[in-house]
Transfer RNA from a Deltaproteobacteria bacterium, 75 nucleotides, folded computationally. NCBI's taxonomy places the organism under Bacteria, Pseudomonadati, Myxococcota, Myxococcia. Its Rfam family is "tRNA". The family's RNA type in Rfam is transfer RNA.
RNA sequence: CGGGGUGUAGCUCAGCCUGGCUAGAGCACUAGUUUUGGGAACUAGGGGCCGGAGGUUCAAAUCCUCUCACCCCGA
Numbered sequence: 001c002g003g004g005g006u007g008u009a010g011c012u013c014a015g016c017c018u019g020g021c022u023a024g025a026g027c028a029c030u031a032g033u034u035u036u037g038g039g040a041a042c043u044a045g046g047g048g049c050c051g052g053a054g055g056u057u058c059a060a061a062u063c064c065u066c067u068c069a070c071c072c073c074g075a
Base pairs, nucleotide, nucleotide: 001074002073003072004071005070006069007068010027011026012025013024020058029045030044031043032042033041051067052066053065054064055063
């Protein structure tokens, strides 16, 4: 320098290809019930606008462009 991959909740990920119930799961966290207590179980709840910026569109995590971080291949 060229090509490819990943980036979404505290953690691990789904969703992206085929734009649209204006974001979901597990674990973790908080509260309650249960228990002598702990653990466990059950119920309820809080938390992310999708690495950043711009564009297209009525509408973008999803399409296009640029860019950042990390990883892989080649030179």